[in-house]
RNA sequence: UAGGAAUUGCGGCAGGCUUACCAUGCAAGUCGAGCGCCCCGCAAGGGGAGCGGCAGACGGGUGAGUAACGCGUGGGAACGGACCUUUUGGUUCGGAACAACACAGGGAAACUUGUGCUAAUACCGGAUAAGCCCUUACGGGGAAAGAUUUAUCGCCGAAAGAUCGGCCCGCGUCUGAUUAGCUUGUUGGUGAGGUAACGGCUCACCAAGGCGAUGAUCUCUAGCUGGUCUGAGAGGACGACCAGCCACACUGGGACUGAGACACGGCCCAGACUCCUACGGGAGGCAGCAGUGGGGAAUAUUGGACAAUGGAGGAAACUCUGAUCCAGCCAUGCCGCGUGAGUGAUGACGGCCUUAGGGUUGUAAAGCUCUUUUAUCCGGGAAGAUAAUGACGGUACCGGAAGAAUAAGCUCCGGCUAACUUCGUGCCAGCAGCCGCGGUGAUACGAAGGGGGCAAGCGUUGUUCGGAAUUACUGGGCGUAAAGGGCGCGUAGGCGGCUAGGAAAGUCAGAGGUGAAAUCCCGGGGCUCAACCCCGGAACUGCCUUUGAAACUAUCUGGCUUGAGUGUGAGAGAGGAGAGUGGAAUUCCACAUGUAGAGGUGAAAUUCGUAGAUAUGUGGAGGAACACCGAUGGCGAAGGCAGCUCUCUGGCUCACAACUGACGCUGAGGCGCGAAAGCGUGGGUAGCAAACAGGAUUAGAUACCCUGGUAGUCCACGCCGUAAACGAUGGAUGCUAGGCGUCGGCUCAUUAUCCCUUCGGUGUCGCAGCUAACGCGUUAAGUUCUCCGCCUGGGGAGUACGGCCGCAAGGUUGAAACUCAAAGGAAUUGACGGGGACCCGCACAAGCGGUGGAGCAUGUGGUUUAAUUCGAUGCAACGCGAAGAACCUUACCUGCCCUUGACAUUGAUGGAAUCCACCAGAGAUGGAGGAGUGCCUUCGGGGCCCUGAAGACAGGUGCUGCAUGGCUGUCGUCAGCUCGUGUCGUGAGAUGUUGGGUUAAGUCCCGCAACGAGCGCAACCCUUGUCCAUAGUUGCCAGCACGUAAAGGUGGGAACUCUAUGGAGACCGCCGGUGACAAACCGGAGGAAGGUGGGGACGACGUCAAGUCAUCAUGGCCCUUAUGGGCAGGGCUACACACGUGCUACAAUGGCCAGUACAGAGGGCAGCCAACCCGCAAGGGGGAGCAAAUCCCAGAAAGCUGGUCGUAGUCCGGAUCGGAGUCUGCAACUCGACUCCGUGAAGUCGGAAUCGCUAGUAAUCGCGAAUCAGCAACGUCGCGGUGAAUACGUUCCCGGGUCUUGUACACACCGCCCGUCACACCAUGGAAGUUGGUUGCACCAGAAGUCGAUAGCUUAACCUUCGGGAGGGCGUCGCCCACGGUGUGGCU
Repeated sequence: UAGGAAUUGCGGCAGGCUUACCAUGCAAGUCGAGCGCCCCGCAAGGGGAGCGGCAGACGGGUGAGUAACGCGUGGGAACGGACCUUUUGGUUCGGAACAACACAGGGAAACUUGUGCUAAUACCGGAUAAGCCCUUACGGGGAAAGAUUUAUCGCCGAAAGAUCGGCCCGCGUCUGAUUAGCUUGUUGGUGAGGUAACGGCUCACCAAGGCGAUGAUCUCUAGCUGGUCUGAGAGGACGACCAGCCACACUGGGACUGAGACACGGCCCAGACUCCUACGGGAGGCAGCAGUGGGGAAUAUUGGACAAUGGAGGAAACUCUGAUCCAGCCAUGCCGCGUGAGUGAUGACGGCCUUAGGGUUGUAAAGCUCUUUUAUCCGGGAAGAUAAUGACGGUACCGGAAGAAUAAGCUCCGGCUAACUUCGUGCCAGCAGCCGCGGUGAUACGAAGGGGGCAAGCGUUGUUCGGAAUUACUGGGCGUAAAGGGCGCGUAGGCGGCUAGGAAAGUCAGAGGUGAAAUCCCGGGGCUCAACCCCGGAACUGCCUUUGAAACUAUCUGGCUUGAGUGUGAGAGAGGAGAGUGGAAUUCCACAUGUAGAGGUGAAAUUCGUAGAUAUGUGGAGGAACACCGAUGGCGAAGGCAGCUCUCUGGCUCACAACUGACGCUGAGGCGCGAAAGCGUGGGUAGCAAACAGGAUUAGAUACCCUGGUAGUCCACGCCGUAAACGAUGGAUGCUAGGCGUCGGCUCAUUAUCCCUUCGGUGUCGCAGCUAACGCGUUAAGUUCUCCGCCUGGGGAGUACGGCCGCAAGGUUGAAACUCAAAGGAAUUGACGGGGACCCGCACAAGCGGUGGAGCAUGUGGUUUAAUUCGAUGCAACGCGAAGAACCUUACCUGCCCUUGACAUUGAUGGAAUCCACCAGAGAUGGAGGAGUGCCUUCGGGGCCCUGAAGACAGGUGCUGCAUGGCUGUCGUCAGCUCGUGUCGUGAGAUGUUGGGUUAAGUCCCGCAACGAGCGCAACCCUUGUCCAUAGUUGCCAGCACGUAAAGGUGGGAACUCUAUGGAGACCGCCGGUGACAAACCGGAGGAAGGUGGGGACGACGUCAAGUCAUCAUGGCCCUUAUGGGCAGGGCUACACACGUGCUACAAUGGCCAGUACAGAGGGCAGCCAACCCGCAAGGGGGAGCAAAUCCCAGAAAGCUGGUCGUAGUCCGGAUCGGAGUCUGCAACUCGACUCCGUGAAGUCGGAAUCGCUAGUAAUCGCGAAUCAGCAACGUCGCGGUGAAUACGUUCCCGGGUCUUGUACACACCGCCCGUCACACCAUGGAAGUUGGUUGCACCAGAAGUCGAUAGCUUAACCUUCGGGAGGGCGUCGCCCACGGUGUGGCU
């Protein structure tokens, strides 16, 4: 300042568009006491247009232009002034006209022409001149106006004052150097002209100056100031209102009049625009007050009055005044007031929330008792005015009346930032100033309730300052964050040692002048307060003048030696330039020896070689580079410098203390040097080697590897001028602990690894100090002073444009638009690495057996279906949930039914419960009938159970495992994960837990700024292996006895086995060795067992938003005659296909037949079921025993002995199919298992790939159990029998642990991240073009007008010798010049 859907009671004081063409009205007139005339009137008097006077240059508006003496501030001299004040001197005599007017014309109009008359304070001349002006200092020049009631007002000259104005000067006053040179009246002089006045202001001549890096010129922007806003201040931004100055008045130019203008409401000209017109011609200028149209986000009434203040005219009355004073409109701002006060608890109703108890809104409301500010009505009624005069205004104010009556909104409530809940929504809708909210439990969205803030306002938007020390003067930085120029020499400039004196520029002090008023601040006062206004003070940090001081800086004059330099004597060195010279090696050439390869690589090939290579020897040619010495060694300003010798030459160091006497430091511009690559000209070319060619590698390989190879590398001359040109650290100076090396000197001195001391270099560690940390640390990144360079978020970009340099390549200087909310540094913890070190695991390797091929079983995917219910999905889903889907299960589908429900609590009523049986129906269910009346009792009733109206409620295997609990998987039985105190670090964090050993182990030992502790490891628990004690039935039987065909069958025994209770045993305990005298390891003895004996249970902090809402529990959401409940049937058992897990095999270490031997662990009453009989068998009959160390399941099998088969799709293999049966069960069709007879498929050991296992293990053999009516079991969980092979080792694959290192990763490598391309053209650059603005130069042109000239025309005053002259006007010409035009450049 503006907008807002909306909101709005009152008053006071302030404030209130731009541009442009502007309709309309008003904004500057006045004087008859200057003059004549006309009109009205009897007159007095009034009116009108003119002549004349004064005013119109003020007041009012605006900010386009202007970077300037424009403004601010302080000074100055060469000026003017109407009106005002003071003083002084005058105010006299004449003359000629022109308006008005009259007559006659022209024109549409505006207006105008001719002739004639006339007045004046209009015009002209003469006189006079105190003073004034000019002067050659003699002299010359020049004034006036009257009016009139007789008291004044005027007029002229001069001097002064007050005040206003013109001019000059010092200082201050925006941006850009990607604007570096500008200037010809330019700078000065002489003379003249001109002006009120100085002056190149103008002109003539002369001189060649003047300005500029302390920023000229050019460009962009802008009225300046007092002040306003902000800020602690210093500053920064702004210049509304009010006040001072300037500039402008449609645009440009010009003068006239006048005291004053080059004039807002005057004139002339040109131009654009508008209007009138009879088309001939005319008129106009609101950036005055109102107002209109356009523009815009946006800013008011065509009001009242001259009452006050002020202004013009007038002698005055008075007239005029959109200045001014008031009123109107606008919450635009500031200030003030109000919208009520007291009481009122059942804490009402309603709303909202709720754990349902309550809480909150809330004393809030209602009710009761009061008050009346404001608003309304009635009455009175100012000051503003000293006499008269009041627009405001019947206003302010005062009194009265009625009645709580007329008066509250806006915004916010995740953090910043005061204020929280519910519902809705579901990354949708939306919010958002920054961070960020929203993906179903949103305090952030929308609504509601509640709350916070402000209040007639509130919030938003825009802008400025602040915070931001984030441009750092006050008050910052540059090793790694942005930032030291690649290095030197040196100009201007800046800074500069000790001492004495002079002067006083800076500096400091005193005094004077100024710094307008207003504003800010302080103290008073006036409007009821306040805002506001008034008075006084202080202040205005500044400038000028003057008087002093003399420490410091500058200056002038002397002196000094320590800074700097010179000298003398020594010294080291890849310092530089030129010339010469040396050996080794590579390559090439020649010859010789010699023969089939050589070369090269991860492996090869291209390549060379029988025309003789490679290899070896001798000789020769040529170019380039200099092994060893050689080194955090040396030299140089940096770049850089290396065989040896000579010549020339720069710098440095040490010692001595002779000389000069501050001569110094730094250094914008400038000049020079400046690796490599590159460029030009001419040479040279052995090796190497961009480009290029070929061979490989590869998905490709324009690369890495190989074979060749040209520029180039080398030399001379000339360019280039850049590098991670780095110590990422500019130069100089002083000061501030040291230790240990090394290079070059000196002193002292002698054999020591010398020591002490001192200069100059070069390293390393380190105190104080510094640092964000890392680190630096007398070679500082510490500290002091000084000079230069550079930085100001990332990208765009060191790019574009412009300038300069370059032959080019390119270099240097160096932006913006646009875009992001970061980019970056150092350090920390993790994670990761086809980084490193150490270690472990059936991880690999060594072995054995499998899977992957076949058939079948089972699970999954897919497909199908009315449904094929759901879940599990890399390892860690897939014989998993499911330890058992024909019905049930069952959650799915179809159909039929129920609605307080199958189940729970409460519950009016009725009835015992219960049993039997009929009808309909697929059944649920419905209908109808019979039997039965129980238990306790205090005799009231109670309890169990059934029926059951209505309502609360039930119910859900419906959703969300990403809202959860619990449980589980996995890393992983891996050895780890943490804490307290202390210490270190600004901090995150570290230490402990790292290190040396050792272990299965963060197991233990030692060391250690750590000391301890916890969860894990281990042990404690169960089982198994040995022994002992106790006990001895159902188990056992050595000895004694009886007894049988045989048999612990019987008496008996308690020894053994076994059973089941309790103990013992194993601990590196013993010995030897190794180790550090430790921990521990190796070997041995003994022992049933030896180094955690074997097995099990046991799973740290945590990870995977892992799995499960369908075990269970549970928040929220959803369904409620249905997503709940019941029933029947079907489905979960489907089947082109794919995968996982298994079984059986493919056979002879085998199949089949016959005989024969040996377990363990389990289960059993709706059960296991013996003997015996029947059946080929499944099974049936039968019934003994057993609730089990007693009886039963129950014949173990592989094995062993004998026989047969003879390598064949078989006497292997058994799928599939046909037939016949058995059993379970309401029921085996979809869809069970088993038996018998027949049938006899694939398959002859399994591709790529892949799994398990280290000893009683793998492999192989059978047995049992849970679930269960039966069974899909070939699964799962257990049990025993027989019983191997191999491990060199840790390079590699996988997983894990510890330490370390790098990191731009932290969702953490399944991370992060780069470029091309496609499309578009928002932004920027460029191009072909197009169109504006501004400006330079050259030229044309030339209105009005001043000035000058004038021979044409003309002319009242004055002069005149009357002819004329002087002077003037018109016209014409000349200089200057606006508009306009042409050409050519610059900038934009």
The RNA shown here (small-subunit ribosomal RNA) has 1388 nucleotides and comes from an uncultured prokaryote.
Rfam family: Bacterial small subunit ribosomal RNA.
The RNAcentral record of the sequence draws on ENA.